RNA sequence: CGCGCUUGUGGCGAUGGAGCUCGCCCUUAACCGCCCCCGUGGCUGAUGGCUCCUCACUGGUC
Numbered sequence: 001c002g003c004g005c006u007u008g009u010g011g012c013g014a015u016g017g018a019g020c021u022c023g024c025c026c027u028u029a030a031c032c033g034c035c036c037c038c039g040u041g042g043c044u045g046a047u048g049g050c051u052c053c054u055c056a057c058u059g060g061u062c
Stems, first nucleotide, its partner, number of pairs: 010025004016053006033043003
């Protein structure tokens, strides 16, 4: 340096990305919001938490 084999590398926290942090789960799992008259109804939040960015909405200024 090349080839072959074996093993390891995780996943998730109600809508996007990244960093940090916390928690949960081991694939038979964690996770999949709330209210209601249950109706093709209504409501909050882009985070589990913090920060930044993006998207959407509203107001102001140039």
About this RNA
Predicted 3D model of a 62-nucleotide RNA (Fluoride riboswitch aptamer (crcB RNA motif)) from a Pseudomonadota bacterium. Rfam family: Fluoride riboswitch aptamer (crcB RNA motif). Gene Ontology terms of the family: positive regulation of gene expression and response to fluoride. The sequence was found by an Rfam model in a public genome assembly. Model confidence (mean pLDDT): 79 of 100.